[in-house]
RNA sequence: GAGUCGGCCAGGUGAUCGCUGUCUGUAAUUACAGAUAGAGGAAAGUCCGGACUUCACAGGACAGGAUGCCAGGUAACGCCUGGGAGGCGUGAGCCUACGGCCAGUGCAACAGAAAGUAUACCGCCAGCCUCGCUGGUAAGGGUGAAAUGGUGCGGUAAGAGCGCACCGCGCUUCUGGCAACAGUAAGCGGCAGGGUAAACCCCAUCCGAAGCAAGACCAAAUAGGGAAACUACAGGCGUGGUCCGCGCUGUUUCCGGGUAGGUCGCAACAGGUAAGUGGUGACGCUUAUCGCAGAUGAAUGAUCACCCUCGACAGAAUCCGGCUUAUCGGCCGGCUC
Repeated sequence: GAGUCGGCCAGGUGAUCGCUGUCUGUAAUUACAGAUAGAGGAAAGUCCGGACUUCACAGGACAGGAUGCCAGGUAACGCCUGGGAGGCGUGAGCCUACGGCCAGUGCAACAGAAAGUAUACCGCCAGCCUCGCUGGUAAGGGUGAAAUGGUGCGGUAAGAGCGCACCGCGCUUCUGGCAACAGUAAGCGGCAGGGUAAACCCCAUCCGAAGCAAGACCAAAUAGGGAAACUACAGGCGUGGUCCGCGCUGUUUCCGGGUAGGUCGCAACAGGUAAGUGGUGACGCUUAUCGCAGAUGAAUGAUCACCCUCGACAGAAUCCGGCUUAUCGGCCGGCUC
C1' cells in the first nucleotide's frame, strides 16, 4: 500500500420556549409547580420461529406444505456455532437449494453416425466381381455443454481393458473420528454409456387455524321487529382442505331499526449491564446491580450561539429470537499478500 474478518458510534455542547408518560405536592371542572424518563441498527420487509389470546371438551386418515451432509446451541426455527465434502481465491478467507438416478417416469434445441439399450460420417485393416462393394474396428479426427475412464507396454490383419503395470472407480476388512467422512493400510473386481431431482418422483423428519382491529370487562340505546319458503333419521353450524367420527341445533331469504363510547390488554421480561466460571465456539451457570417509550387522527419539535468527523438510510403501535434489504461518515482490533 492492497485485501479479508470482527466489534463500536449514529452529529455534539449550552440557553429559551413547547410536547408525552410516571411519581410527588397544591388544587378539585379544567389545571399549576417540581423531579425524572422519552424512536433504530435497521424501528423497514411482513419472510421464518415463538410468547400470549380465542375457537375447544376430540380425535383419526388422506391430501397439502416445509426442511434436507454430520454434531451441537436455542423456548423454537428454514436461525446460529463447529466440523466434513465440493468449488473459488497466491493467501487471510468466501460460497453451497449438500438425502436418493441400481424404484419408476421424463428432459437435453441445433449440430452430430449416434444423446437409452447404442451407432459408424471421415479414417484404419482384410477380401473382392475395383474409382465401388462386403466384412472387421472404435485407438486417431470431426460435431456438441456432454460421446465406450487416463498414461505406458504388449498384443493384433487393423484395433479395443483384449492382457499387464500404475492411477482412477466399485466392494469388503482394518485404523482414526460420536458422526458426516478420511487413510490407501490389506484384499478382491476389468469395472464402463453417462448427465439432470430450485424436473415429476422416492426416502427421512416436522407442521391446527386466525391474530392485539386477538380477546376481556363496563356503560348506553333500540324494534329480543315484520314477511315468506322449506322441514325433523332432513338440513345447518362447530377456525387450513376432503372424508370418517364427535358435539350442538330448526334453517334459509328479504325488508327495517339502534349502538359503534370508555377501561383493561399496554410493557418486569426466553430483559439489560458488570464480574467470575465451563466450553474451540454458538452459548450455559453463579453472584451483584439496573428498570431503559407506551402514543391512540397518533408524543421528543422550534429558535439562537458555538464546535466538528459537515451528518446517509430513515420514526415504535402486542412483544421477543432471527433472516433479508437500504445506508453518509468515523473509530478500534485480528489475520493475509
RNAcentral holds the sequence, with entries from MGnify. A computed fold for a 337-nucleotide RNA from a marine eukaryotic metagenome, annotated as Bacterial RNase P class A. The coordinates come from a structure-prediction model, not an experiment, and the mean pLDDT is 76. Its Rfam family is "Bacterial RNase P class A". Rfam links the family to the GO terms ribonuclease P activity, dimeric ribonuclease P complex and tRNA processing. It is annotated as a ribozyme.